[in-house]
RNA sequence: GGGGGUAUAGCUCAGUUGGGAGAGCACUGCCUUUGCAAGGCAGGGGUCGUCGGUUCGAGUCCGUCUACCUCCA
Numbered sequence: 001g002g003g004g005g006u007a008u009a010g011c012u013c014a015g016u017u018g019g020g021a022g023a024g025c026a027c028u029g030c031c032u033u034u035g036c037a038a039g040g041c042a043g044g045g046g047u048c049g050u051c052g053g054u055u056c057g058a059g060u061c062c063g064u065c066u067a068c069c070u071c072c073a
Base pairs, nucleotide, nucleotide: 001072002071003070004069005068006067007066010025011024012023013022019056027043028042029041030040031039049065051063052062053061
């Protein structure tokens, strides 16, 4: 320098046909206990990496850039 892949909550990830942004763990409160843990119930938390484009509508499609992984040289 070139090819491919990944980027979504604090962490690990789903979102497979373009229309509701989610799960588990973690965190907060309550219940339960003499107390802790475990368990149950409820709750908070998101610029979907950046910028742009297509579309009535984008996490999803297209382009660009950035970071990381990998292959070739």
Transfer RNA from a Pirellulales bacterium, 73 nucleotides, folded computationally. The organism belongs to Pirellulales, within Bacteria. Rfam family: tRNA. Rfam classes the family as a transfer RNA. It was read from a public genome assembly.